[in-house]
RNA sequence: AUUCUCAGGGCGGGGUGUAAUUCCCCACCGGUGGUAUAGCCCACGAGCGCUUAGUAAAAGUCGAUUUUAUUAAGGACAGCAGAUUUGGUGAGAUUCCAAAGCCGACAGUUAAAGUCUGGAUGAAAGAGAGU
Numbered sequence: 001a002u003u004c005u006c007a008g009g010g011c012g013g014g015g016u017g018u019a020a021u022u023c024c025c026c027a028c029c030g031g032u033g034g035u036a037u038a039g040c041c042c043a044c045g046a047g048c049g050c051u052u053a054g055u056a057a058a059a060g061u062c063g064a065u066u067u068u069a070u071u072a073a074g075g076a077c078a079g080c081a082g083a084u085u086u087g088g089u090g091a092g093a094u095u096c097c098a099a100a101g102c103c104g105a106c107a108g109u110u111a112a113a114g115u116c117u118g119g120a121u122g123a124a125a126g127a128g129a130g131u
Stems, first nucleotide, its partner, number of pairs: 001131006012026004027115002029104002031044004039102002047080002049077001050074010084100005106118003
């Protein structure tokens, strides 16, 4: 350099209710690289948004243009977007041990979702193997 393969886990019990795996009580889960072994230290990734271009529809003084939907590209795009302390061991740990905490994209739903359904038999940080 190139080809191939792999690359996200989790609602069990009880309560209320017409209705909740969405609320309440208990429970359960933790991508990738770095670093003393990390969901909450630093960085990366998918999603949304944003920007640019195309397509379609609608609005418009039918012009400029705007809105909506959709496709593609973009991280020399700042956004959404997150969360940890105390004690112990040690040369060294917000990573280990002990304890107590905290956090979790978007859309959908007979009722509000980290855990259900969907985009996704997708994409991808990256990991491995071959040439």